[in-house]
RNA sequence: GACCGGACGGCCGCUCCUUCCGCCUUUCGGGGCGGACAGGGGAGGAAAGUCCGAACUCCGCAGAGCAGUGUGCCGGAUAACAUCCGGGAGGCUGGGUUCAAGCCCGGCCGACGGAAAGUGCCACAGAAAACAUACCGCCGGGCCGCAAGGCCGGGUAAGGGUGAAAAGGUGCGGUAAGAGCGCACCGCCGCGGCAGUAAUGCCGCGGGCAGGGCAAACCCCACACGGAGCAAGACCAAAUAGGGGAGGAGCGCCGCCUUUGGGCGGCGCGCGUGCCGGCUCGGCGCGCCACAACUCCCGGGUAGGUCGCUAGAGCCGGGCAGCAAUGUCUGGCCCAGAGGAAUGGCCGUCCUGCCGGGGCAACUCGGCAGACAGAAUUCGGCUUACAGGUC
Numbered sequence: 001g002a003c004c005g006g007a008c009g010g011c012c013g014c015u016c017c018u019u020c021c022g023c024c025u026u027u028c029g030g031g032g033c034g035g036a037c038a039g040g041g042g043a044g045g046a047a048a049g050u051c052c053g054a055a056c057u058c059c060g061c062a063g064a065g066c067a068g069u070g071u072g073c074c075g076g077a078u079a080a081c082a083u084c085c086g087g088g089a090g091g092c093u094g095g096g097u098u099c100a101a102g103c104c105c106g107g108c109c110g111a112c113g114g115a116a117a118g119u120g121c122c123a124c125a126g127a128a129a130a131c132a133u134a135c136c137g138c139c140g141g142g143c144c145g146c147a148a149g150g151c152c153g154g155g156u157a158a159g160g161g162u163g164a165a166a167a168g169g170u171g172c173g174g175u176a177a178g179a180g181c182g183c184a185c186c187g188c189c190g191c192g193g194c195a196g197u198a199a200u201g202c203c204g205c206g207g208g209c210a211g212g213g214c215a216a217a218c219c220c221c222a223c224a225c226g227g228a229g230c231a232a233g234a235c236c237a238a239a240u241a242g243g244g245g246a247g248g249a250g251c252g253c254c255g256c257c258u259u260u261g262g263g264c265g266g267c268g269c270g271c272g273u274g275c276c277g278g279c280u281c282g283g284c285g286c287g288c289c290a291c292a293a294c295u296c297c298c299g300g301g302u303a304g305g306u307c308g309c310u311a312g313a314g315c316c317g318g319g320c321a322g323c324a325a326u327g328u329c330u331g332g333c334c335c336a337g338a339g340g341a342a343u344g345g346c347c348g349u350c351c352u353g354c355c356g357g358g359g360c361a362a363c364u365c366g367g368c369a370g371a372c373a374g375a376a377u378u379c380g381g382c383u384u385a386c387a388g389g390u391c
Stems, first nucleotide, its partner, number of pairs: 001391004006350007014042005019036007044372001048383002051381005056229004068225005073087005088112001090109008113220002118218002120214003135160002137156003141152004168186006187209001188207008233307004243298005250269008270288007314333008351370008
């Protein structure tokens, strides 16, 4: 890094589908309830975290810009991706080689545009953290001193020291000591050529060298991006209570109250309507000008039910193309779809590990243990958890 993730058998259950049986119902298509000793399917490599990317669904959407978020070397794969594959450059590390820097070979690593647009930061330590500077040193000069040395004023940045990082590196020359001061090599910058799809590499010429680090600090540049999520959403649809509309017949007398408009109650007649199975009569009840009762119609929502819902960027095998990711052709297969939520329990044999007893040993007897976890619309990734085993 890849793969497996206890095996076999029996008994008792759970869930879904098919088939059959019984009952009920029907608009004759079917539907509902119950049952069966019937047949078949029933968790994972991560079903997990919900961190990316999509399918699907609904909402939104003139156009442009700002803000915000994300991505960031190059090429490819893909439905898409922050994933994967191949490459480049860089870093770390082991070995070889060189006087040394460096170079060569192998292994490993990852958010790898821009630090010569601007702003900001760089703790502690240190002289100094970026318009450079000088603590110990090193080297001249002056003064003091017998000397050791001290003081003053310069040069220097090789050496030491500090630090995560110190103003190109190594070597030779040079010098009072030093320094790209000079030269060679390495690095860097600019220009040109060649190779490569490109990132980039190689070569040549010129320049002594400017421009420390940090952008998972603000920022700049380029590119991309609407939001919510199956509790998405679609359909059917009670009971009760709301909403809208239509129909709708009152009149007389008496009593009481009164703001003198009328209101309330009773009786009679009439009308409407409900019940007494239907019709007539009759009886009982309710209402009669109103935001009423009653009847009819319409519409929205809730409970509940159905769909979405599992045949798919599907799984297994083979051929071909490609370094590979992957694509393509072909043969075979159907593999959970529940909804407060099934997929479990017990027993036996075996396997693996540990402990104890017996045995010289092979082995045997007894006991204990066998992880992480667990579907909930579906895929592609990433990350995290994991007893034990195989390669």
Bacterial RNase P class A from a soil metagenome, 391 nucleotides, folded computationally. The RNAcentral record of the sequence draws on MGnify. It matches the Rfam family "Bacterial RNase P class A". About the family: Ribonuclease P (RNase P) is a ubiquitous endoribonuclease, found in archaea, bacteria and eukarya as well as chloroplasts and mitochondria.